Overview:
Predicted 3D model of an 85-nucleotide RNA (c-di-GMP-I riboswitch aptamer) from Firmicutes bacterium HGW-Firmicutes-8. It matches the Rfam family "c-di-GMP-I riboswitch aptamer". About the family: GEMM was predicted in a large-scale screen for bacterial structured RNA regulatory elements. The prediction has a mean pLDDT of 80. The sequence was found by an Rfam model in a public genome assembly.
RNA sequence: UUGAGUUGAUGUAAACUCGGCAAAAGCCGAGGGCGCUAAAGCCUAAGGGUCUAAGGCAAGAUGCUAAGACAGCCGGGCUGCAAGG
Numbered sequence: 001u002u003g004a005g006u007u008g009a010u011g012u013a014a015a016c017u018c019g020g021c022a023a024a025a026g027c028c029g030a031g032g033g034c035g036c037u038a039a040a041g042c043c044u045a046a047g048g049g050u051c052u053a054a055g056g057c058a059a060g061a062u063g064c065u066a067a068g069a070c071a072g073c074c075g076g077g078c079u080g081c082a083a084g085g
Base pairs, nucleotide, nucleotide: 006085011036012035016031017030018029019028020027021026034072041078042077043076047074048073049070050069051068055065056064057063058062
């Protein structure tokens, strides 16, 4: 110098359970930890993708439709620690 492997603190918090909200997807609170930790922190109609379909359209088996939902799907913007094996 290069490559590979391994590790802490701190923060957060999946599935699931209970209660509540919603037509649903899903969300909020409590419990609980799968993971993540330079972003698994915040932000979405006018970036993409996935999910739902109340209402609407078409049909009468059903299908289509988002400015509804997912930031722990990707991308983008903003903010933002710590140990030094």